A computed fold for a 72-nucleotide RNA from a Candidatus Pacearchaeota archaeon, annotated as transfer RNA. Its Rfam family is "tRNA". The family's RNA type in Rfam is transfer RNA. Gene Ontology term of the family: triplet codon-amino acid adaptor activity. The RNAcentral record of the sequence draws on ENA.
[in-house]
């Protein structure tokens, strides 16, 4: 230097072109309970970044960042 994968909530992971982006654990709040813990109800919080295609993009292309791996 090239090539491969891969970047989504605080964390780990769904969502393969149609939607109000879902789940778990976690944090907040109320609830119960002497108290804490569990349970019960509820609330915030996410598509790396910029551009293309498309009536529509998390998805598809391009390109920059980042991460991992592989050749020299």
């Nucleotide at each position: 230097g090239c090539c491969c994968u891969u970047g989504u909530a605080g964390u780990u992971u769904a969502a393969u072109g149609g939607a109000u982006a879902a789940a778990a654990c976690g944090a907040c709040u109320c609830u119960c309970u002497c108290c804490u813990a569990a349970g019960g109800a509820g609330u915030a919080a996410c598509u790396g970044c910029a551009g293309g295609u498309u009536c529509g993009a998390u998805u598809c292309c391009u390109g920059c960042c980042g991460a991992g791996g592989g050749c020299a």
Record summary
The coordinates come from a structure-prediction model, not an experiment, and the mean pLDDT is 81.